[in-house]
Predicted 3D model of a 78-nucleotide RNA (c-di-GMP-I riboswitch aptamer) from a Chloroflexota bacterium. Its Rfam family is "c-di-GMP-I riboswitch aptamer". Rfam links the family to the GO term cyclic-di-GMP binding. The coordinates come from a structure-prediction model, not an experiment, and the mean pLDDT is 85. The organism belongs to Chloroflexota, within Bacteria.
Parts: sequence; C1' cells; structure tokens
RNA sequence: CACCGUCCAGGGCAAACCCGUCGUGAGGCUGGGACGCAAAGCCAGGGAUCUCCGAUGGGAGACCGCCCGGCCGCCGGG
Repeated sequence: CACCGUCCAGGGCAAACCCGUCGUGAGGCUGGGACGCAAAGCCAGGGAUCUCCGAUGGGAGACCGCCCGGCCGCCGGG
C1' cells in the first nucleotide's frame, strides 16, 4: 500500500416512534429512543424514489440507513 474481516481492543453512529422547532412540501435540526450498521464517516457527481411549480416540453428542491461512484479513517488477520 492493496485485499479480507470484526471471535481482540478502544469505541462510534442511530431506524421506527415521541416532544419541540423550521419548511407550501418531500424533509431538516435539537432532545429522547434503539431497528440496525465494519464505513449507517464526508461528498447530491450519475441513477432510483419523493416534493413543489407548470397545459406540455421542462424547472426548482428533498433524500447518501436505495444503488453506483469519489474522498478520508480505527483495530485485526494472512
């Protein structure tokens, strides 16, 4: 460095749901809460899905814990 992995060690994150709050909305954020996750760390670059506007072509958004991709990382094994 690459590959593989979590029976070692230190740990980490936090689904649904609930309180509050922001947003037309999808949904976001704080707190509670754990379904799970070896990248469930970061990036909306390409799809999928969802929302709003529009008569149509289309436009503007949401979402990375749906898939692909990019970047960075702990421990261990051969």